[in-house]
RNA sequence: GGGGACGUAGCUCAGUGGUAGAGCAGGGGACUCUUAAUCCCUUGGUCGAGGGUCCGACUCCCUCCGUCCUCACCA
Numbered sequence: 001g002g003g004g005a006c007g008u009a010g011c012u013c014a015g016u017g018g019u020a021g022a023g024c025a026g027g028g029g030a031c032u033c034u035u036a037a038u039c040c041c042u043u044g045g046u047c048g049a050g051g052g053u054c055c056g057a058c059u060c061c062c063u064c065c066g067u068c069c070u071c072a073c074c075a
């Protein structure tokens, strides 16, 4: 360089056109002599960036950035 996958909350990931979610973590509370465990409530997002299509885009198209996988040739 060619081909492909991925980028969403602090972390791991879902969501594949119709107002963005789960688990863990964080905060508060219940329980307990205390801690742990368990249970309840709760905070947290410019969905990698820019443009396009659409009434409407995390989702479809284009370009770019980053990470990873794979392959031929040359050296």
Base pairs, nucleotide, nucleotide: 001071002070003069004068005067006066007065010024011023012022013021018055026042027041028040029039030038048064049063050062051061052060